Context: one part of a larger RNA
Molecule: small-subunit ribosomal RNA, 5' domain
Organism: metagenome
């Protein structure tokens, strides 16, 4: 000199982009943040039609109740999501990350090609009602029901598979072909129908994971030996698979001064900062990857978790209890309090992108899109132009003659950026048309008035750009280093000028 997720002091008009719990992985009040699907499936409110029964009425009609239809809602069974998407940086020196490679050792819901098929039946339970039991939170019994729920059968050119044949390899072994026995499927739903959306099973793509291996990248020897499922090697369990993954048995191996083993600290990268570069620090925000979800451990259910807003279990700690029991997890988004120097509203919309459900309409979506608050950065504008000398008063200085603040004001003629007031008034909207807009009456355009509302902080003994009075009297005090101050201080404290920057401007930190 540059840089900061900065913070303090004075000071402060305005707009774009960005950017904002670095501290306590503290502790959390409230509200939201995962639903959807009646086109799977019985119910049940509700409404509209139609017809019929009763009862009043002469009759029109009116109430009560059944029966069809059609809609509109939906507690509850079943699907699909909930493993994504959003949080944080606690762990972790690791195949965790970056990179380059393998799986002849592997899985894959939804999607996209393809083949085939989609036939026949049983048994149950929620829900509803009834009775109990509890303060709840819930929880038991009996009795009855429905499916794309659930269970046999069939069917199954397909899969799995002993075995065998042919080919290849030095060899584990690998390709390919016949394949017996036995295992292993299914469901419908909208429609008049055609036809659409569904289900099974198998191959293939892609996707997404899983699992191996070479290289790479933090201190520390005042850490020198470390290790017994430990290093191998048959056999069996186990997985989606490979393996000491895990057991039996058998050998005694196996890492180590090219740092094993301990300890420290630490999410890794893509990048960021500074440096001519080489290299040093750094890993906020964005983007990928890993770990976490009150703290410890478990598995359940699915393709996918051992799973933030599931489930069990132990603990802290909170809160309701009728004391008998129970609930409950903000490192989502806002918000609170605490500790700190130090970090925002308990906002607006699904309009747009993009996810989840659905045949669709459409729902849900604190993702996203916006807006609000902070000079926290970064850029850009502006606070006025031009004229104006008797160099006014006034201030400071001063040799008392002046000089300077200075064209600077006053005082004339202008202009209108921004601000303010009226008025008009977007894009982001893409589809075969309609329709749809939070941003927003916002950006922008036009018209008005009138210089009116908008400038301040640091410094001036050298380094280092700017100097003089007056108080002070080694005191007050200043300071980044050198150092200033004890009666003429350009270094202290006020004034006057004067340098430098400028909505900023100074410390202070911490990096190069």
């Nucleotide at each position: 000199g540059a840089a900061c997720g900065a913070a303090c002091g004075c000071u402060g008009g305005c707009g774009g982009c960005g950017u904002g719990g670095a501290u306590a992985a503290g502790a959390c009040a409230u509200g939201c943040a995962a639903g959807u699907c009646g086109a799977a499936c019985g119910g049940g409110a509700c409404u509209u039609u139609a017809u019929u029964u009763g009862u009043a009425g002469u009759a029109a009609u009116a109430c009560a109740g059944g029966u069809a239809a059609a809609g509109u809602c939906u507690a509850g069974u079943g699907g699909c999501g909930a493993a994504c998407g959003g949080g944080u940086g606690c762990g972790u020196a690791a195949c965790a990350c970056g990179u380059g490679a393998g799986u002849a050792a592997u899985c894959u819901g939804c999607c996209g090609g393809g083949a085939a098929g989609u036939g026949g039946g049983g048994g149950a339970u929620a829900g509803c009602u009834c009775g109990c039991c509890g303060a709840a939170a819930g929880g038991c019994g009996a009795a009855u029901u429905a499916a794309u729920a659930c269970c046999g059968c069939a069917u199954g050119u397909g899969g799995c598979c002993a075995g065998g044949g042919a080919g290849g390899a030095c060899a584990u072994c690998c390709u390919u072909c016949c394949g017996a026995a036995g295992c292993c499927a299914a469901a419908g739903c909208c429609g008049c129908a055609a036809g659409g959306c569904g289900c099974u099973u198998c191959c293939u793509g892609a996707u997404g994971a899983a699992c191996u291996c070479g290289c790479g990248g933090c201190c520390u020897a005042u850490c020198a030996g470390c290790u017994u499922g430990u290093u191998g090697g048959u056999g069996a369990g186990g997985u989606a698979a490979c393996g000491g993954c895990u057991c039996a048995c058998c050998a005694a191996g196996g890492c180590u001064a090219u740092g094993a083993c301990g300890g420290g600290u630490a999410g890794c990268u893509g990048g960021u900062c500074u440096g001519a570069g080489a290299g040093g620090a750094c890993g906020a925000c964005c983007a990928g990857c890993c770990a976490c979800a009150c703290u410890g451990g478990a598995a359940c259910u699915g393709a996918g978790a051992c799973a933030c807003g599931g489930u069990c279990c132990a603990g802290a700690c909170a809160c309701c209890u009728a004391c008998g029991g129970g609930u409950g997890g903000c490192a989502g988004c806002a918000g609170u309090c605490g500790a700190g120097a130090a970090u925002u509203u308990u906002u607006c919309a699904c309009a747009a992108u993009g996810g989840g459900g659905g045949c669709a309409a459409c729902c849900c979506u604190g993702a996203u899109g916006g807006a609000g608050c902070g000079a926290c950065g970064c850029c850009g504008c502006g606070u006025g132009g031009a004229g104006g000398a008797u160099g006014a008063a006034g201030g400071c200085c001063u040799u008392u003659u002046g000089g300077u603040c200075g064209u600077a004001a006053a005082c004339u003629c202008c202009u209108g950026u921004c601000a303010u007031g009226c008025g008009a008034g977007a894009a982001c909207a893409a589809g075969a048309a309609a329709g749809u807009g939070a941003u927003a009456g916002u950006a922008u355009c036009g018209c008005a008035a009138g210089a009116g509302g908008a400038a301040g902080a640091g410094g001036c003994g050298g380094c280092u750009a700017a100097c003089u009075c007056u108080g002070u009297g080694c005191c007050a005090g200043c300071a980044g280093c050198c150092g200033c101050g004890g009666u003429a201080a350009u270094a202290c404290a006020g004034a006057g000028g004067c340098c430098u920057c400028a909505a900023g401007c100074g410390u202070u930190g911490u990096u190069c």